[in-house]
RNA sequence: CGUGCGAGUGAGGAUCGCCGGCGGCGGGUGCACACCUUGACGUCGGAGGAAAGUCCGAGCUCCGCAGGGCAGGGUGCCGGGUAACCCCCGGGCGGCGUGAGCCGAUGGAAAGUGCCACAGAGAACAGACCGCCGAUGGCCUCCACCUGGAGUGCACAGGCAAGGGUGAAACGGUGCGGUAAGGGCGCACCGGGCUCCCGGUAACGGGAGUCGCACGGUAAACCCCACCCGGAGCAAGGCCAAGCAGGGACGAGGAGCGGCCCGCUCCGAUCGAGUCCCGGGUAGGCUGCUAGAGGUCCUCAGCAAUGCGGACCCGAGAGAAAUGAUCCUCCCCGGCGCAGCCGGGACAGAACUCGGCUUAUUCGCACGUUCC
Numbered sequence: 001c002g003u004g005c006g007a008g009u010g011a012g013g014a015u016c017g018c019c020g021g022c023g024g025c026g027g028g029u030g031c032a033c034a035c036c037u038u039g040a041c042g043u044c045g046g047a048g049g050a051a052a053g054u055c056c057g058a059g060c061u062c063c064g065c066a067g068g069g070c071a072g073g074g075u076g077c078c079g080g081g082u083a084a085c086c087c088c089c090g091g092g093c094g095g096c097g098u099g100a101g102c103c104g105a106u107g108g109a110a111a112g113u114g115c116c117a118c119a120g121a122g123a124a125c126a127g128a129c130c131g132c133c134g135a136u137g138g139c140c141u142c143c144a145c146c147u148g149g150a151g152u153g154c155a156c157a158g159g160c161a162a163g164g165g166u167g168a169a170a171c172g173g174u175g176c177g178g179u180a181a182g183g184g185c186g187c188a189c190c191g192g193g194c195u196c197c198c199g200g201u202a203a204c205g206g207g208a209g210u211c212g213c214a215c216g217g218u219a220a221a222c223c224c225c226a227c228c229c230g231g232a233g234c235a236a237g238g239c240c241a242a243g244c245a246g247g248g249a250c251g252a253g254g255a256g257c258g259g260c261c262c263g264c265u266c267c268g269a270u271c272g273a274g275u276c277c278c279g280g281g282u283a284g285g286c287u288g289c290u291a292g293a294g295g296u297c298c299u300c301a302g303c304a305a306u307g308c309g310g311a312c313c314c315g316a317g318a319g320a321a322a323u324g325a326u327c328c329u330c331c332c333c334g335g336c337g338c339a340g341c342c343g344g345g346a347c348a349g350a351a352c353u354c355g356g357c358u359u360a361u362u363c364g365c366a367c368g369u370u371c372c
Base pairs, nucleotide, nucleotide: 001368002367003366004365005364006363007362010330011329012328013327014326015325016324018046019045020044021043022042023041025039026037027036028035029034048347052358053357055356056355057354058353059352060233061232062231063230072229073228074227075226076225077091078090079089080088081087092106093104094103095102096101107224108223112222113221114218115217116216129164130163131160132159133158136157137156138154139153140151141150142149143148172190173189174188175187176186177185191213192211193210194209195208196207197206198205199204237287238286239285240284246278247277248276249275250274253267254266255265256264257263294313295312296311297310298309300307301306331345332344333343334342335341336340
């Protein structure tokens, strides 16, 4: 540095609790079968590597849906894995690191459009502030003296883009030649474009020839290209179903006053007491519900992710609510005045399930590898 794993308020014990299942006991309803249960008892079970964020992708469920297109959203080097993925593995390219390794939204900027702050002379078919030159033309001086020549002269016209300076970025880089000074102006090497060849499934790499170089950056800017994409979610959905309201049939009685009769009271046939039935469905109950694209090991295939096969293992399923507290001994880490004492042992916590990613976080273990 990389990969994998364990789990911490851990192990053993004591005392007191919490939630759920089962069992018999007690209690309740009932003729009984049986059902319910506020109780105490016994027994068994009761959070994580992230249960978290809900960021991706799925299973499952309901709704929608001829087919095609537009719009909108997503992904974006190449190949593979997978149920699928914004995931994983391998490879390419670029950058960083002495190195093991790490990081990268990493398609297209020669289809078009836009933008490039500040600084700076100039920011895209650019530009001259300092600077260099001033060959040529001009001016000045000198010589010759009709016309010409010379100059370490001037820096006026003009030339240049090497050096300085600005910037995230300045219109290829380094060197030599050449030049008045310079400049692909010429040449060599590097870089780049185009064509061809070779290797590779591909991304891409290598080589040869050719072109003095034409193509600044930006696409988590519009856009172009390729591929993908219905919506809502277990509070999904399914079943059963009090009471109240509604509908229908029957219907002259019904209810209370502790058992019966009388009697009394209340309700009742226009607006129907009471009994029975019906559909939808609220409360409530049951279900979905936890064994799964699950894990570990082995064989085989593969560099690997992963896959075929075999053996073994695990078992929260709530009410949005439980999974705890104290003490003793031990364990791990740190400190000290060291037979011991003191302090500390993170982050966090299920709710339909699974594959990932990300974030939080303490300690330890194993293996491989690098540098000194």